[in-house]
Context: one part of a larger RNA
RNA sequence: UGAACGUUGGCGGCGUGGAUUAGGCAUGCAAGUCGAGCGCGAAAGCUCCUUCGGGAUAGGUGAGAGCGGCGAAAGGGAGAGUAACGCGUAGAUACUUACCUCGAGGUUCGGGAUAGCAGGGGGAAACCGCUGGUAAUACCGAAUAAUGUCUCCGGACCAAAGAUUUAUCACCUCGAGACAGGUCUGCGUCCUAUUAGGUAGUUGGUGGGGUAACGGCCUACCAAGCCAGAGAUGGGUACCGGGUGUGAGAGCAUGGCCCGGCUCACUGGGACUGAGACACUGCCCAGACACCUACGGGUGGCUGCAGUCGAGAAUCUUCCGCAAUGGACGAAAGUCUGACGGAGCGACGCCGCGUGCGGGAUGAAGGCCUUCGGGUUGUAAACCGCUGUCAGAGGGAAAGAAAUUUUGACUGAACCUCAGAGGAAGUCCGGGCUAAGUUCGUGCCAGCAGCCGCGGUAACACGAACCGGACGAACGUUAUUC
Repeated sequence: UGAACGUUGGCGGCGUGGAUUAGGCAUGCAAGUCGAGCGCGAAAGCUCCUUCGGGAUAGGUGAGAGCGGCGAAAGGGAGAGUAACGCGUAGAUACUUACCUCGAGGUUCGGGAUAGCAGGGGGAAACCGCUGGUAAUACCGAAUAAUGUCUCCGGACCAAAGAUUUAUCACCUCGAGACAGGUCUGCGUCCUAUUAGGUAGUUGGUGGGGUAACGGCCUACCAAGCCAGAGAUGGGUACCGGGUGUGAGAGCAUGGCCCGGCUCACUGGGACUGAGACACUGCCCAGACACCUACGGGUGGCUGCAGUCGAGAAUCUUCCGCAAUGGACGAAAGUCUGACGGAGCGACGCCGCGUGCGGGAUGAAGGCCUUCGGGUUGUAAACCGCUGUCAGAGGGAAAGAAAUUUUGACUGAACCUCAGAGGAAGUCCGGGCUAAGUUCGUGCCAGCAGCCGCGGUAACACGAACCGGACGAACGUUAUUC
């Protein structure tokens, strides 16, 4: 250190946990919301009738799809690609900006459709035609038209939608702001010369096109430029930064978690819609893979949260909740939210606490050693007297809740009561470096080992025992960085 392995393992807090196959994925959930935009409308219940079986429908509630609006471009994940204006830093401007704020104006008159629906078909399914009819804040026409757009400066052209609980919410045009983005430039940004030349839209110009916008961005023509030993081009490797580790510093190494930027979304390509995408849970095409099939044809994309298989030394629950913070929609109530808040698992890391305290010598027994006298383990134990941290049981309780009331998934400080030393110690080492030694076994065997080196019959170095040393809920080993 995002570690792994071995032995061991009491509690808590805060963090952290798929680094390998950007390998494949069963299942559930992760993006909806609005009935105060619109037309419908099931079941149950209320009401009415009743022969008690049931029937009826004015109204309200209202599942459910459908049209429409906003959101779905955020949030969440990953690091494959990328040596690049990608990132960092300092600047620039030819541009756009839904929702929001401020300001100036406007919201007039009409029209035709279409889904849902009904009818009738095709298909195994996915789904798809046909006929009829219907609504709107959907769509279209006309009017109005500047502070807008274009301009030959004369002028030409461009909009709208209503709703309800009736004072609110919406709609259209324009200007400014805010928020956000686009584009461009200087400088910095790994290894390799056993890669030395590279480049034809290439470098520049003119006309045209295209874009929100500058530009070879694209195209036609013209010129022949442009880059390069201060390393072009090629090859390899790699997301970048804030930071992080180490170090006296200079540096060196690194970019996991968190924050900012970039890139990707089965692989490759493409556009559509839109203020914004060339769009992770949108569309189209091709490919590989997988699944369903009535063989005609269809469906899918966890690099979201959990979870599964595989590979691997190796990395967690198919948990709870929207109570808080934030987001989408809504006038609001509210709904949704695997964002988020929490809980669970793992000594993976850091930190804190505990495993008792005082007394206790005839220095018990046992173990080990012995010069057989004894020494040592050792106040250690037993025994006596205490305490109650932690864990356990019970009780109420501040706070996380802002905001008068209400609202807690989860947590719970501090406090009170209870019992009882009970439930809680290991790992590595002892030849020198390096703190700590004796006996037995073994006999160049078995083995140890970071280096020097130990072992061939008295091994302080192997194995065991006793004793000792270090650290301690850890201790060693391996890998790696300084």
The part of an RNA shown here (small-subunit ribosomal RNA, 5' domain) has 482 nucleotides and comes from an uncultured prokaryote. Its mean pLDDT, the model's own confidence on a scale to 100, is 85.